Model confidence (mean pLDDT): 88 of 100. A computed fold for a 328-nucleotide part of an RNA from an uncultured Rhodobacteraceae bacterium, annotated as large-subunit ribosomal RNA, domain IV.
Context: one part of a larger RNA
């Protein structure tokens, strides 16, 4: 000096990115137990008491002819010890807010989560030799299954809800018209030969799928404006004007896991709060199944308070075992 324990005065989170770590709290039995709420839960809520030995007193239940034996209780009165669930073993808790509904599932060896999956929802394909996959093919999966069933995909319990936009791009449906290839066709035109004729080229013309083209379609890919005036204080703009567009963001939310300016602003909490709750809306750059907003329970998960503890810490000590160290 380390590393693993025990202890500690006064104070108790001042420590710290942050109660990490340690402390506390722990079992029965009785009493009591908020808010919220999907009525199950929350709940061991929180919060109290009680538990050792030793009489007297009384109920009951088994056994026994009795005396009494075992067992399960109520009242009651003492005794002793620091300490009575006497070691070990053995929940701290409560308040709010964010994210995921929940149980699970994951980065064997730095990530356990808000990722993922989940039951519920939509969409969309598939009529059975299914559609999809795997194989050059037989031939297998699907599935000894049949649309209440199979694949793909997106969303993720539950509650209220899920607006506008089909111009782009996919996807379907459409067939009049354009356009298209092979192939048909042969007007013509070249070489060549006395000539027949052979060679080579070749214009209209008719030719599909697709593409142009009409139309549907967003819980398909996606997208959801700008400028200027305007009300009898100012401010503001319900109102008008104008440009663009396919159509200009609806309800909800909102400085958020999103807000740059930013430590906005106001209101709580604190003696003092860039975090933290509610408000507000000026949303650099929220939003509706790439969900949106809520939301009981639940969570080794985040964020902030509060009690209880405490050697985190003021401030460090001392003891016990094992390094290390010195000397053999």
């Nucleotide at each position: 000096c380390g590393a693993u324990g025990u202890u500690g005065a006064a104070g108790g989170a001042a420590c710290u990115c942050g109660g990490c770590a340690a402390a506390a709290u722990a079992c029965c039995u009785c009493c009591g137990u908020a808010a919220g709420u999907u009525c199950g839960c929350g709940a061991g809520a929180a919060g109290g008491a009680g538990g050792c030995c030793c009489g007297g007193u009384u109920u009951c239940c088994a056994g026994g002819c009795a005396a009494c034996u075992g067992g399960a209780g109520g009242c009651u009165g003492g005794g002793g010890g620091c300490a009575c669930a006497a070691a070990c073993c053995a929940g701290g808790g409560g308040g709010u807010g964010g994210c995921g509904a929940c149980u699970g599932u994951u980065u064997a060896c730095u990530a356990a989560a808000a990722a993922c999956a989940c039951a519920g929802g939509g969409c969309u394909c598939u009529g059975c030799g299914a559609a999809g996959u795997c194989g050059c093919a037989a031939g297998a999966c699907g599935a000894c299954g049949u649309a209440u069933a199979g694949g793909g995909u997106c969303u993720g319990a539950c509650g209220c809800c899920u607006g506008c936009c089909c111009g782009g791009u996919g996807c379907c449906g459409g067939a009049a018209g354009g356009u298209u290839a092979a192939a048909a066709g042969g007007a013509g035109a070249g070489g060549u030969g006395c000539a027949a004729g052979c060679c080579u080229u070749g214009a209209a013309u008719u030719g599909a799928a697709g593409c142009c083209c009409c139309g549907g379609u967003a819980a398909a890919c996606g997208g959801c404006g700008g400028c200027c005036g305007u009300a009898a204080c100012u401010a503001u703009a319900a109102c008008g004007g104008u440009c663009c567009u396919a159509a200009g963001g609806u309800a909800g939310c909102g400085a958020a896991a999103u807000u740059c300016c930013u430590u906005g602003u106001c209101g709580g909490g604190u003696a003092a709060g860039u975090u933290c709750c509610g408000a507000c809306c000026u949303g650099c750059a929220c939003g509706a199944a790439u969900g949106g907003c809520g939301u009981a329970a639940c969570g080794a998960c985040u964020u902030c308070c509060c009690c209880g503890c405490u050697g985190u810490c003021u401030c460090c000590a001392a003891c016990a075992u094992c390094g290390a160290c010195u000397c053999a």